The RNA shown here (Bacterial large signal recognition particle RNA) has 267 nucleotides and comes from a Gaiellaceae bacterium. The gene name in the source record is ffs. The prediction has a mean pLDDT of 76.
RNA sequence: CUGCGCUAGGCGGGGAGCUAGCGGUUCCCUCCACUCGCAAUCCGCUCCAGCGAGGCUGAAUCCCCUCCCGAGGGGGUGGCGUUCGUGGAACGGGCUGGCGAACGCGAGCGUUGACGGUCAGGUUCCGCGCACUGGGAGCCUCCGAACCGCGUCAGGUCCGGGAGGAAGCAGCGCUAAGGAGUCUCUCCCAGGUGCCGCGGGGCGACCUGACCCGAGCGAGCGUCGCAGGCACCACCACGGUACGCGCCAACAGAGGAGGGUGCGCGG
Numbered sequence: 001c002u003g004c005g006c007u008a009g010g011c012g013g014g015g016a017g018c019u020a021g022c023g024g025u026u027c028c029c030u031c032c033a034c035u036c037g038c039a040a041u042c043c044g045c046u047c048c049a050g051c052g053a054g055g056c057u058g059a060a061u062c063c064c065c066u067c068c069c070g071a072g073g074g075g076g077u078g079g080c081g082u083u084c085g086u087g088g089a090a091c092g093g094g095c096u097g098g099c100g101a102a103c104g105c106g107a108g109c110g111u112u113g114a115c116g117g118u119c120a121g122g123u124u125c126c127g128c129g130c131a132c133u134g135g136g137a138g139c140c141u142c143c144g145a146a147c148c149g150c151g152u153c154a155g156g157u158c159c160g161g162g163a164g165g166a167a168g169c170a171g172c173g174c175u176a177a178g179g180a181g182u183c184u185c186u187c188c189c190a191g192g193u194g195c196c197g198c199g200g201g202g203c204g205a206c207c208u209g210a211c212c213c214g215a216g217c218g219a220g221c222g223u224c225g226c227a228g229g230c231a232c233c234a235c236c237a238c239g240g241u242a243c244g245c246g247c248c249a250a251c252a253g254a255g256g257a258g259g260g261u262g263c264g265c266g267g
Base pairs, nucleotide, nucleotide: 001267002266003265004264005263006262009057010056011055012030013029014028015027016026020046021045022044023043024042034054035053036052037051038050063260064259065258066257067256068255072251075248076247077246079245080244081243082242083240084239085238086237087236088235092233093232094230095229096228098226099225100224102223103222104221105220108217109216116212117211118210119209120208121207122206123205124201125200126199127198128197129196130194131193132191133190134189135188136187137186138185140181141180142179143178149174150173151172152171157166158165159164
């Protein structure tokens, strides 16, 4: 240097999650990477690694170490975009109420008289009358006093020689205060009562009527102008972070470079 047989090793890795921690089952990613069985109110382990059974490869392209590169997932960061929220502003777009002796269109009304004008009346305010309704008082009716109201006062009492006289309970009659009723009549008060009447004020607006004049009036719509309103879009500020991008630091498959690692027999 080379041949054969074997052994260590290898036949994926990363992130999330779980866990005291690790590996696996689960989910995601990557380059495609032996097979079967087991595992979430889980399985195995306490360190170079899931456990059990089998297969392939095998000391090098394949194993181990170092370096380079860095797919990828997770973490951090509001730096940017999208997005969401809050606040602001009101120049622009949008919507919207008003004004215009600015322009246009225009349903309809108008010589059976538009617009405008004058007058009167109504709607409005004040006072009064009448009526109505409610309340109170009077009038009227009834009730209504053991004694301290009135009349009449049996009996009994008192005065008197007598004739006679006096006070007076019960009873009866009547009435006061008060109570009840009646509401026809009279008076007072109140009314958010009235197709009612009288007088006065007001008369801007609207309505009705009469008269004068004699040809326009005109809801609405569009454009323009003026000063507003809303905050839907756009704008500004702040905040959140679901998605994408960027940045930061770790991990890291595949790939690249360098180095390292056996045993036995034979040529």

The organism belongs to Gaiellaceae, within Bacteria. Of the family's consensus pairs, 92% are formed in the model. The RNAcentral record of the sequence draws on ENA. Rfam family: Bacterial large signal recognition particle RNA. Rfam classes the family as a non-coding RNA gene.